[in-house]
RNA sequence: UUCUUAUCGAGAGCGGUGGAGGGUCCUGGCCCUGCGAAGCCGCGGCAACCGAGGGAAGGCAGCUUCUGGUGAAGCGGCCUGACCUGUCUAGGUGCCAACCCCAGCUCCGGGCUCUGCAUCCUUAAUGCGGUAGCCGGCGGAGGAGGAUGAGGA
Numbered sequence: 001u002u003c004u005u006a007u008c009g010a011g012a013g014c015g016g017u018g019g020a021g022g023g024u025c026c027u028g029g030c031c032c033u034g035c036g037a038a039g040c041c042g043c044g045g046c047a048a049c050c051g052a053g054g055g056a057a058g059g060c061a062g063c064u065u066c067u068g069g070u071g072a073a074g075c076g077g078c079c080u081g082a083c084c085u086g087u088c089u090a091g092g093u094g095c096c097a098a099c100c101c102c103a104g105c106u107c108c109g110g111g112c113u114c115u116g117c118a119u120c121c122u123u124a125a126u127g128c129g130g131u132a133g134c135c136g137g138c139g140g141a142g143g144a145g146g147a148u149g150a151g152g153a
Stems, first nucleotide, its partner, number of pairs: 001153008013043005021032003026104004044096003049092002051088001052085003057080004062075005100145001105142005110135004114130006
């Protein structure tokens, strides 16, 4: 750098240094920031991805004994594994404003406007529709992109 896969609405900040940006990139919005941004350093913390320890339960084949047989009991082995443990007090990462801050692309639903038809004496209203328009002052699902872990190239 790239591929596969899991997760992304929870959680957790102080000090020093630094000196103007930051929220991954682009566009728009919104927000943080000289009451000091990013970055770096120290300390502290969160979480539980991998690793570690334990482990309900399940599976596989084997051996021994009993039995006429089906089968039953026992033994150790291997695999999977919900879940639990951060005093796991020196394992490897990650993270510590706001949902990945929100939207962008597609689909579904909903709303409004316009418009056609029906009911109606007319208007209004209601119902059924439309190759129509609009909706970050609507909702949902997915996609794309991104971040982090694990595994591979």
Background
This is a predicted structure of a 153-nucleotide RNA (SAM riboswitch aptamer (S box leader)) from Verrucomicrobia bacterium LW23. The sequence was found by an Rfam model in a public genome assembly. The coordinates come from a structure-prediction model, not an experiment, and the mean pLDDT is 80.